RNA sequence: GGAGUACGCGGGGUGACCGCGCCCCACUCGACAUGGGGUGAGGAAAGUCCGGGCUUCAAAGGGCAGGGUGCAGGAUAACGUCCUGUCGGGGCAACUCGAAGGAAAGUACCACAGAAACAUACCGCGGAGCGUCAGACGCGCCGCAAGGGUGAAAUCGUGAGGUAAGAGCUCACGGAGCGCUGCGGUGACGCAGGCUCGGGCAAACCCCACCUGAAGCAAGACCGCUCGAUCUUCUUCGAUUGCCUCGUGCAGUCGAAGGACGGACUGCCCGUCCGAGCGAGCUAUGUCGCAUCGAGGUGCACGGUGACGUGCGCCCCAGAGAGAUGGUCAUCACCCACCCCGUGGGUACAGAAUCCGGCUUAUAAGCGUACUCCGCCU
RNA sequence: CGGGACGUAGCUCAGCUUGGUAGAGCGUCCGGUUUGGGGCCGGAAGGGCGGAAGUUCGAGUCUUCUCGUCCCGA
Repeated sequence: GGAGUACGCGGGGUGACCGCGCCCCACUCGACAUGGGGUGAGGAAAGUCCGGGCUUCAAAGGGCAGGGUGCAGGAUAACGUCCUGUCGGGGCAACUCGAAGGAAAGUACCACAGAAACAUACCGCGGAGCGUCAGACGCGCCGCAAGGGUGAAAUCGUGAGGUAAGAGCUCACGGAGCGCUGCGGUGACGCAGGCUCGGGCAAACCCCACCUGAAGCAAGACCGCUCGAUCUUCUUCGAUUGCCUCGUGCAGUCGAAGGACGGACUGCCCGUCCGAGCGAGCUAUGUCGCAUCGAGGUGCACGGUGACGUGCGCCCCAGAGAGAUGGUCAUCACCCACCCCGUGGGUACAGAAUCCGGCUUAUAAGCGUACUCCGCCU
Repeated sequence: CGGGACGUAGCUCAGCUUGGUAGAGCGUCCGGUUUGGGGCCGGAAGGGCGGAAGUUCGAGUCUUCUCGUCCCGA
């Protein structure tokens, strides 16, 4: 000097005038107006991919189905997120990606090609025999899967020895598996040895382990009406009242238990609860939910490799309700173009709607830190 | 806010469930038939399967993210 990798900041500033929403104070019986003070759209507010807080299903469960996660140890309110590691892929490297449990529970699939894809002999190699004067060649039998061809993949791969020819048959190095052994590590796993060796595939069905109720602020609460099915029923026991044929006969009321029915537990079953609740609609389109104080923000210190945690101090930072947070002027900053003064132009992605923690996507100008590789000079 | 469907030739649609290398009709072009046109018959061309990444030997099909269109409920 060039090419990269990872992380962070930032998202124009200042002044004046005018115009808006909310909160507090003054004034007021109260309200409006008016005056004063304070505050007002993001790093993604987006996507709605995840997890929750919160609300309801009167109260409180169990199982199945369905859904989710999937290497280990941690962080967190929780997560499919994050941190640190292990293994595997990519990259010279800094780094980065991983859907990363199980194929030895079972069932399936691997087209075409090829002899054959849970099995195999097309070409071929070898042996003795027959046909042949001998040989070449041919026939059947026995042995082979090393060589060739097909394919993504063909009795684990390469090399040597051995053999009639071959083969893990033997040896060396390497690969995969092990419900084997020893050592190290909390663990995933690593190292050494031993045994075995037809594969791939679970983002195929499935098996295993763990987690999981449903709906969602348009949730719900407060006020008041209408409609609908039902509007309870049966048995036993006890108490009490009345009638009468004075018998424990009939009827009513209350209580308890059990059954049936209706309803609720937002998929089903069990179980539980209620007996006046349940379902649907409408209205003031009102008020609250929403003075949005929170797993809140921020500075410092300590602990930890780190995510993060603890302590002390400071701060309150929109709350609309068809939806406010803006407009104009001046000036400064940055970028681009032109030979210069200077002039002209431009400044991204984009807007809260219950609130948080992440992930993903979009993003102009500009700034910083650390690391890797290449080249040159000293 | 919540739930769901679709995207393939110029147009309308199959194929996706069960992954094997892309089809049908209409339209366009050419030829035949006809005096000629239409119709009919035959043939031909035309495709980044919305985009990207991944799994796999192989993806229109399976998975994830993303872009767009439409539907339902509140």